[in-house]
C1' cells in the first nucleotide's frame, strides 16, 4: 500500500419482539431482550427508501392528490478507524 474476520480482548454494538415517554406520521429515547454486524463508529448539502403535519388543489362533507422543512446510516455510498496475514 493491500488482503481478511481463522485466531485474540473476562473487547464492542445490538434486529425482530415487550414497556414507558416523545411525535401528526415514519420513527427516536430509556429498559429489557439478541436476529445479526469487523466498521452495525461518524457523514441525510450524492443516489435510495419511509411518512405527509403546515401549505397548495380537488370536494358541500367524508375524504383524496400533490407537498421534507421530518426520518432511515443495519440499503447503495463517503469517511476515519481495531485486530491478522501479507
Nucleotide at each position: 500500500a493491500u488482503a481478511g474476520a481463522u485466531a485474540u480482548a473476562u473487547g464492542g454494538c445490538a434486529a425482530a419482539c415487550u414497556a414507558a415517554u416523545u411525535g401528526a406520521a415514519a420513527a427516536a429515547u430509556u429498559a429489557g431482550g439478541a436476529c445479526g454486524c469487523a466498521a452495525a463508529g461518524c457523514c441525510a448539502a450524492g443516489g435510495g427508501u419511509c411518512u405527509a403535519a403546515a401549505g397548495c388543489u380537488c370536494g358541500c362533507a367524508a375524504g383524496a392528490g400533490c407537498a421534507a422543512u421530518g426520518a432511515c446510516a443495519g440499503c447503495c455510498g463517503g469517511u476515519u478507524g481495531c485486530c491478522u496475514g501479507u
c-di-GMP-I riboswitch aptamer, 86 nucleotides, folded computationally.
Its mean pLDDT, the model's own confidence on a scale to 100, is 81.